[in-house]
RNA sequence: UGAGUCAGCCAGACAAUCGCUGUGGUUGUGCAGUCAUGCACGCCGCGGAGGAAAGUCCGGGCUCCACAGAGCAGGGUGCCAGGUAACGCCUGGGAGGCGCGAGCCUACGGAAAGUGCAACAGAAAGAUACCGCCUGUUUACGUAACGUUGCGGCGCCUAUGUGCCGCUGGCGGCACAUAAAUAGGUAAGGGUGAAAUGGUGCGGUAAGAGCGCACCGCAUGGGUGGCAACACUCCAUGGCACGGCAAACCCCACCUGGAGCAAGGCCAAAUAGGAAUCCUCAUGGUGUGGCUCGCACUUGGAUUCGGGUAGGCUGCUUGAGGUAUGCGGUGACGCAUAUCCCAGAUGAAUGAUUGUCCACGACAGAACCCGGCUUACGGCUGACUCGUUCU
RNA sequence: CGGGGCGUAGCGCAGCCUGGUAGCGCGCCUGCCUUGGGCGCAGGAGGCCUCCGGUUCAAAUCCGGACGCCCCGACCA
Repeated sequence: UGAGUCAGCCAGACAAUCGCUGUGGUUGUGCAGUCAUGCACGCCGCGGAGGAAAGUCCGGGCUCCACAGAGCAGGGUGCCAGGUAACGCCUGGGAGGCGCGAGCCUACGGAAAGUGCAACAGAAAGAUACCGCCUGUUUACGUAACGUUGCGGCGCCUAUGUGCCGCUGGCGGCACAUAAAUAGGUAAGGGUGAAAUGGUGCGGUAAGAGCGCACCGCAUGGGUGGCAACACUCCAUGGCACGGCAAACCCCACCUGGAGCAAGGCCAAAUAGGAAUCCUCAUGGUGUGGCUCGCACUUGGAUUCGGGUAGGCUGCUUGAGGUAUGCGGUGACGCAUAUCCCAGAUGAAUGAUUGUCCACGACAGAACCCGGCUUACGGCUGACUCGUUCU
Repeated sequence: CGGGGCGUAGCGCAGCCUGGUAGCGCGCCUGCCUUGGGCGCAGGAGGCCUCCGGUUCAAAUCCGGACGCCCCGACCA
C1' cells in the first nucleotide's frame, strides 16, 4: 500500500428562541360544583423513536373461549450436548463441504419396513446380455497326413492277381481354421446416460468374475477415549450384502388446542329490538374456527337484506428492564449487590428558525409488550489473513 | 394495526397438489373470400412462468427470502 476475514462502537454536535405531546407541582386566572373537588388556559420542573421502530417469518407473555381435557387428523422440527420463559434462535462440539489463508457454509434421522419416481438416450434405470469375449451342438465351405477304391505305366507271374510309381482322379476324413444359426457362460472391454452393481495390481479361467491373494476403501462386532454426536496408525470377522430421490408419499423421535389489543372489560348514545330463507326443538343446537368425545349453557342458531350509534374510560407500559461491580462458566448465559425509571400518541406528538463547528450526516418513524431471524443501510475503531513494494 | 389471497403471451385465465412436452379464449400478423370493409376459412408469430437463492440429474411446479398488487376485519340490535 492493495485485497479480504472476524469482532465491537456511533447514528451529526452545541447553544438560543418559538411550538407539539406525556407527566408532576402550582398560595396564577376563569368556569362548574352536591363545597370533597373537577375542567380549561397559563407558569415552573422532568421525559419524548430505532438498530433496524420494517417484513410479519418463528417463539413467548397477556386476554377470551373450560387457566385447555382425551383420541384421531393436520402442522412443525430433525447430528450431539448445553443456554433460555420459549423457539425453526444462540453457544460449544462432531461430521461433511468451500477457501492458499484468516475463516465461512450445511433442512446433517431412516433408502436391508413398504409404496412410488427417474423425461430423452440406452440392451438394461432394478436386477439387465445390444455389440464384444468364450464353450457346446448343427450346417456350409476348404483340406494335409491317412484309409479305401479306380485308372495308367513298369517289374514278377500262364492268368484273375500282386509289389512299386504316377494321376491337383473318386469317396471317407479325427484335429484345426472360417462363416452362419442355435443353446448357454461372461459385467473385463465398447457404447448411452445425471446415475450402470467397490478401486489398483498379480494370480486364475474356456472366456471372465472378490473366483483367490496383497494394498486401499466399506460393513458388522468388540476394545479404548468421550456425557454424547463421534474418533482411533487398536483387534476380530465378512468378499461386499445391492446405487439415487424422503425440500415424493412414508417410517421413527420430539413439539403442537383456537383466536388475536379491531383480544378483552366498563360507561354512554341510538332504533323498525325489523324482514326473508334455512337448521333445530334434546341421539339436537350453540360456545368450538378440522372431526369425534368430554365440559358448560340451552329456545335458540346461521346466512342475506334493512336499521341505528360511530363518543369516552380501561387494557397502556416497571419490564423474562437498563447500568455498574463482583463471582461461576470455554461460551451462550446464570447468580449476588448497588443504583436508575428511560415515549405512550388515537388524525395520531418528537418539529421549525437562527448562530457556531466538523469528517457535511445513509437506511428509515413506536401503535399491547418482549426474545430472535430476515431484509434495507452510512461511518469509525481494533485484531487477524494473503499479496505487492521499499529498507 | 391485525388477518387472508394472487403474480404464467398485449388482456383474461388453466397447468403447480402428483417435478421432465407451457397451453386455452380474445387480441395481433399473413394469405384466401369481397368492388371494399366486417363475418368466415387456412396458416403463423409472440413467454428468461415477478425477482434472488436452495433441494434435485432436472423446478412455472417443491422449500426459504425479497418485491408488487388485491381483498376482509368497529360496535348495537
Two RNAs folded together computationally: RNase P RNA and transfer RNA, 468 nucleotides in total. Its mean pLDDT, the model's own confidence on a scale to 100, is 77. Rfam match: Bacterial RNase P class A. Gene Ontology terms of the family: tRNA processing, ribonuclease P activity and dimeric ribonuclease P complex. The family's RNA type in Rfam is ribozyme.